Model confidence (mean pLDDT): 88 of 100. The part of an RNA shown here (small-subunit ribosomal RNA, 5' domain) has 493 nucleotides and comes from an uncultured organism. Its Rfam family is "Bacterial small subunit ribosomal RNA". Gene Ontology terms of the family: ribosome and structural constituent of ribosome.
[in-house]
Context: one part of a larger RNA
RNA sequence: GGGUGAACGCUGGCGGCGUGGAUAAGGCAUGCAAGUCGAACGCACUUUUUAAGUGAGUGGCAGACGAGUUCAUAACACGUGGGUAAUCUGCCCCUAACACUGGUAUAGCCCGUUGAAAAGCGGGGUAAAACCAGAUAGUCCCAGUUUCUGAAAUGAUUCUGGGUAAAACUCCGGUGGUUAGGGAGGAGCCCGCGGCCUAUCAGCUUGUUGGUGAGGUAAUGGCUCACCAAGGCUAUGACGGGUAGGUGGCCCGAGAGGGUGGUCGCCAACGAGGUCACUGAAACACGGGGCCUACUCCUACGGGAGGCAGCAGCCGAGAAUCUUGCGCAAUGGGGGAAACCCUGACGCAGCGACGCCGCGUGUCCGAAGAAGCUCUACGGAGUGUAAAGGACUUUUCUGGAGGAAGAACCUUCGGGUGACUGUACUCCAGGAAUAAGGGGGGGCUAAUCACGUGCCAGCAGCAGCGGUAAAACGUGACCCUCAAGCGUUACCC
Numbered sequence: 001g002g003g004u005g006a007a008c009g010c011u012g013g014c015g016g017c018g019u020g021g022a023u024a025a026g027g028c029a030u031g032c033a034a035g036u037c038g039a040a041c042g043c044a045c046u047u048u049u050u051a052a053g054u055g056a057g058u059g060g061c062a063g064a065c066g067a068g069u070u071c072a073u074a075a076c077a078c079g080u081g082g083g084u085a086a087u088c089u090g091c092c093c094c095u096a097a098c099a100c101u102g103g104u105a106u107a108g109c110c111c112g113u114u115g116a117a118a119a120g121c122g123g124g125g126u127a128a129a130a131c132c133a134g135a136u137a138g139u140c141c142c143a144g145u146u147u148c149u150g151a152a153a154u155g156a157u158u159c160u161g162g163g164u165a166a167a168a169c170u171c172c173g174g175u176g177g178u179u180a181g182g183g184a185g186g187a188g189c190c191c192g193c194g195g196c197c198u199a200u201c202a203g204c205u206u207g208u209u210g211g212u213g214a215g216g217u218a219a220u221g222g223c224u225c226a227c228c229a230a231g232g233c234u235a236u237g238a239c240g241g242g243u244a245g246g247u248g249g250c251c252c253g254a255g256a257g258g259g260u261g262g263u264c265g266c267c268a269a270c271g272a273g274g275u276c277a278c279u280g281a282a283a284c285a286c287g288g289g290g291c292c293u294a295c296u297c298c299u300a301c302g303g304g305a306g307g308c309a310g311c312a313g314c315c316g317a318g319a320a321u322c323u324u325g326c327g328c329a330a331u332g333g334g335g336g337a338a339a340c341c342c343u344g345a346c347g348c349a350g351c352g353a354c355g356c357c358g359c360g361u362g363u364c365c366g367a368a369g370a371a372g373c374u375c376u377a378c379g380g381a382g383u384g385u386a387a388a389g390g391a392c393u394u395u396u397c398u399g400g401a402g403g404a405a406g407a408a409c410c411u412u413c414g415g416g417u418g419a420c421u422g423u424a425c426u427c428c429a430g431g432a433a434u435a436a437g438g439g440g441g442g443g444c445u446a447a448u449c450a451c452g453u454g455c456c457a458g459c460a461g462c463a464g465c466g467g468u469a470a471a472a473c474g475u476g477a478c479c480c481u482c483a484a485g486c487g488u489u490a491c492c493c
Stems, first nucleotide, its partner, number of pairs: 001493004006489005013359006019352002026315003030312003035061003040058002043055005068270003078194007087187003092183007100134004109124006140163005147156002168175002196242003203233003208230008245267004249260004272293005295306004323349001325348003331345001332343004362392004372383004397430006406420001408417003437482005443462002448477005458465002
């Protein structure tokens, strides 16, 4: 000198764009943050009753995304480049074929019943794209078999035998269902290389290292297990300890490099602490479930309920970090054929000079120069064209008038829809009107005098100033500098 998610002190006019819990991954009142589908299904109810709607329930899809945080993690977690002949993939697209025949449950409902509640229990009866059985079928699966490619076979391929599918709805336009193959996008697993400190950590390891077999998985594998062998890693730093999410990036620097990882993007991990599986294409699942623990709450003491590291908001700790706002109008997401519904994602607004950028606080004229104040050699000098005064302008401000774009969608074809917002912007009127401070002035370092004080009170980044003439303390005048900021502190180059 530059930088910061800053804080503190003094000060503070406006706008745009950003940005704002860095500490206690401490605890949380309240509201909202994930639903939707009647064009899958039965029932109850309502109305304007042949048409629509409401409600709980069955069923489907979604809830694994989006949003948050950085605890853990030194690891294939991440980055980068590869492998998968060791794999999976809902929704979407393409291709081919198919959808035949039956069955019985169950919620809702009714009856009875337990409980304070949360929540159940028994009986009866009902529907489906729920569930089950059978048929049919292939390029699918299993076993055997033929051939080919290749470094390698768990690859491709021929034949034989066996096995496994489906669901309907409709406004008649369609929308769905099953099987197989391909695509797109996504995911799992494996490997090379790369990126912290510590040797005052030198030896570490028994599922440990390898093999055979089995189990398990979508899939390789000690992933797990039985048996067998005795291996495996290490000064190119094993093992241990400390610290830490990684990265694209960001800051400094001519570069080399050093520091850093907040906002935004990608990846990972986590969801009070620990653990477990279920469902599913995908979870071992933040606003799903079970168990243990701690904590909080309700209770009729028998038993129950809960998880803001979602958005706001509260307490706490802290130098310190915001509104319990508006809207789904746009973008995006879920459901739906659609209308539409949901969406604290998002779009906006609010608060904070926290940062960057822009604008303003007026312009011109105006005395050898008012007053006041300061200094003085007492002559005067400075503040100073500064003020007053005159002329002008109106950015900004106040009031008034007009007033968007952002909007493509939807539609009964008439039309309807903007949170921001009566905002931006434009015009008119008024009046210099509403708007300047902070730090510094001995040297480094730009800017000096007077008085007060008297090693006191104090200053100070460094060396150092102050003990009676202090340009270094305090006050005033003047000056320097930056400016809606200026200084200080902390940290990085």